This is a predicted structure of a 75-nucleotide RNA (Glycine riboswitch aptamer) from a marine eukaryotic metagenome.
The coordinates come from a structure-prediction model, not an experiment, and the mean pLDDT is 83.
The sequence is in RNAcentral, with records from MGnify.

RNA sequence: CUGCGGGAGAGUUCAACUAUGUUGACGCCGAAGGAGCAAGGGUCCCUCCGAAACUCUCAGGCACAAGUACCGCAG
Numbered sequence: 001c002u003g004c005g006g007g008a009g010a011g012u013u014c015a016a017c018u019a020u021g022u023u024g025a026c027g028c029c030g031a032a033g034g035a036g037c038a039a040g041g042g043u044c045c046c047u048c049c050g051a052a053a054c055u056c057u058c059a060g061g062c063a064c065a066a067g068u069a070c071c072g073c074a075g
């Protein structure tokens, strides 16, 4: 990386247009992605390097479905 299996959270709120979708408003979620830093370190006083499941919510998502980090197995 590929295949299979498991895999959450949060309004199927209101309005409009219309055709099960789109847009807007407000309220939310964090487990695609993205961003931030602690200890520590460095050629050291620097907007330097520096992790995450932490934090932020830009993006993404909030009935069902799909998808998702992560886990297991196989190649």
Base pairs, nucleotide, nucleotide: 001075002074003073004072005071006070011026013025014024015023016022017021027062028061029060033058034056035055036054040049041048042046